Description: This is a predicted structure of an 83-nucleotide RNA (SAH (S-adenosyl-L-homocysteine) riboswitch aptamer) from a Nevskiaceae bacterium. Rfam family: SAH (S-adenosyl-L-homocysteine) riboswitch aptamer. Rfam links the family to the GO terms S-adenosylhomocysteine metabolic process and regulation of gene expression. Model confidence (mean pLDDT): 78 of 100. Taxonomically the source falls in Nevskiaceae (Bacteria, Pseudomonadati, Gammaproteobacteria, Nevskiales). It was read from a public genome assembly, where an Rfam model found it.
RNA sequence: AGGAGCGAGGGGCGCUGCAGCAUCGGGUUGGCCGAUGCCAGGCUCGCUCCGCGGAGUUUUUGUUCGAACGGCGCCCGUCAAUC
Numbered sequence: 001a002g003g004a005g006c007g008a009g010g011g012g013c014g015c016u017g018c019a020g021c022a023u024c025g026g027g028u029u030g031g032c033c034g035a036u037g038c039c040a041g042g043c044u045c046g047c048u049c050c051g052c053g054g055a056g057u058u059u060u061u062g063u064u065c066g067a068a069c070g071g072c073g074c075c076c077g078u079c080a081a082u083c
Stems, first nucleotide, its partner, number of pairs: 002050008010076006018042001020038007041069001
């Protein structure tokens, strides 16, 4: 790098259904295809664990600042501006 868990990114309702998952059917050496259902935090950041690699001026503490993004429609909340 990667994997898993937890947390955060204000909240809710409805719609569609890409990936993914489940079921059924088909097919190949393998890869895969179709139908149905679920499905709009799957993304980013932080912490912990597993784990790979690298480096060798490291460790600790304090202060300050602090996200970006997330299909469509609606509602609530919060902040600012205008009236």